[in-house]
Context: one part of a larger RNA
Molecule: small-subunit ribosomal RNA, central domain
Organism: uncultured bacterium
RNA sequence: UUGGGCGUAAAGCGCCUGUAGGCGGUUUUUUAAGUUAGAUGUUAAAUAUUAAGGCUUAACCUUGAUGCUGCAUCUAAUACUGAAAGACUAGAGGACGGAAGAGGCGAGUGGAAUUGCCGGUGUAGUAGUCAAAUGCGUUAAUAUCGGCAAGAACACCAAAUGCGAAGGCAUCUCGCUGGGACGUUUCUGACGCUGAGAGACGAAAGCGUGGGGAGCGAAUGGGAUUAGAUACCCCAGUAGUCCACGCUGUAAACGAUGGACACUAGACAUUGGAAGUAUCGACCCUUCCAGUGUCGUUGAUAAAAGUUAACACGUUAAGUGUCCCGCCUGGGUAGUACGGCCGCAAGGCUGAAACUC
Repeated sequence: UUGGGCGUAAAGCGCCUGUAGGCGGUUUUUUAAGUUAGAUGUUAAAUAUUAAGGCUUAACCUUGAUGCUGCAUCUAAUACUGAAAGACUAGAGGACGGAAGAGGCGAGUGGAAUUGCCGGUGUAGUAGUCAAAUGCGUUAAUAUCGGCAAGAACACCAAAUGCGAAGGCAUCUCGCUGGGACGUUUCUGACGCUGAGAGACGAAAGCGUGGGGAGCGAAUGGGAUUAGAUACCCCAGUAGUCCACGCUGUAAACGAUGGACACUAGACAUUGGAAGUAUCGACCCUUCCAGUGUCGUUGAUAAAAGUUAACACGUUAAGUGUCCCGCCUGGGUAGUACGGCCGCAAGGCUGAAACUC
């Protein structure tokens, strides 16, 4: 290579956009590049196959015929693929209509709580723990009432909810803005799918500059515990957590499950839309489309088929197929070394071998 795989055994890039490439709906005509058939030429000799012959036979040798594998030219075929021209609407996209949503960005806004400060009341404790102690407190704490300030996060609603490509997104209001679903069947007419490189985004922590700093809190200090205690527990507490701009580019970035399309019994719940029925109107009910979920254990007739090593998956497939990409090939060494690229650094990406079992 052929082949086999990727939920949990090794293996799906964190996620999207998209270049090259690969693959691609229905139909008509032309062409004949791929494809198919035939003919001719060539494919040195030897070797190979076959027939005959020669050494007593064989090996070996001689002669004739054939051939593999291709290549070139000519003639023909036109189902499929390609190419050219045309048509179509089931894929894809646009328009119009009324709805849904914690989708994003910006500006503002509200209440509870916490901490601090000021003032009042009030007096000896308070805080903390299994128990304590450090700590705080007569310069008046804790408690309680009133006022002011600050920063951060948004109880109830709240859900098996919703939205987003993923990361993720939740007080309320306004402005700007992205995407999706449904309905009409109005328009374009294959404009599609995937996507090596490439580019955008990407939790937390971390880094740079400047702000901010209530609570929490790596490091650190103290108190305990303990044989020790660089911990678990307690009292403090810096960076950080927050904001703006820039960098980093990683996560059990998980559904440990790449994307697209088609097909293959269902039941129930729920979200959005539409139609019907009903009604004064709505709810309920029925049907369709799009999403999100459940169908677990014992027993019983109680998810079908199928798949799977089993667990389980089961129209949201891990079933049945097609197309494209990524990745895997025994364990350790090792996601290390070296080199390259990127980064301010931390480090990231790419990524071995010797040796050993």